Lysine riboswitch aptamer from a sheep gut metagenome, 155 nucleotides, folded computationally. It matches the Rfam family "Lysine riboswitch aptamer". Rfam links the family to the GO term lysine biosynthetic process. Its mean pLDDT, the model's own confidence on a scale to 100, is 76.
[in-house]
RNA sequence: AGAUAGAGGCGCAAAAAUCAUCAGUAACCCGUUAAACGGCAGGGCGUGCCGCGGGCGAAAGGGGUUUUUGCCGAGGUGUUGCCGUCUGCCCGGGCGGCUAUGCCGGGCCGUUGCAGAAUAUGUAACGGACUGUCACGAUGAGUGGAGUGCUGUCU
Numbered sequence: 001a002g003a004u005a006g007a008g009g010c011g012c013a014a015a016a017a018u019c020a021u022c023a024g025u026a027a028c029c030c031g032u033u034a035a036a037c038g039g040c041a042g043g044g045c046g047u048g049c050c051g052c053g054g055g056c057g058a059a060a061g062g063g064g065u066u067u068u069u070g071c072c073g074a075g076g077u078g079u080u081g082c083c084g085u086c087u088g089c090c091c092g093g094g095c096g097g098c099u100a101u102g103c104c105g106g107g108c109c110g111u112u113g114c115a116g117a118a119u120a121u122g123u124a125a126c127g128g129a130c131u132g133u134c135a136c137g138a139u140g141a142g143u144g145g146a147g148u149g150c151u152g153u154c155u
């Protein structure tokens, strides 16, 4: 240097099923001087729209649990370019995929911002302790680095 196999632990991601939330919301139906109350459309009737009352009543995204699968730059995220798709079209935006490139060892907690129906959750920055790994240091606490790392085996 190359190949191969591993470790970190509330470890990462995907799929299926199920549960709650979304929400008594949206849509739809009936009514609107009736048991009660309307507004607008020049006036009346009628009609329509809004609001209101009643009936019926979802879904998607996001989340929890269980099982299975693939794994340990697992994966996540920022920027750029390209492709597909949705939004009637353009702009813009959402979702998915690929390339290049930067950052992040890992999970947890807190603050702030953004997204979100949300106190859920996700994400970015900052901070805190914890944890694994290597180096330094001593024999006592500690200090520092990053996964393009670390450990084992073989060539």
Base pairs, nucleotide, nucleotide: 001155002154003153004152005151006150009072011071012070013069014068015067016066017065018064019063028055029054030053031052032051038050039049040048041047075104076103077102078101079100081098082097083096084095085094086093087092105131106130108128109127110126111125112124113123114122115121133145134144135143136142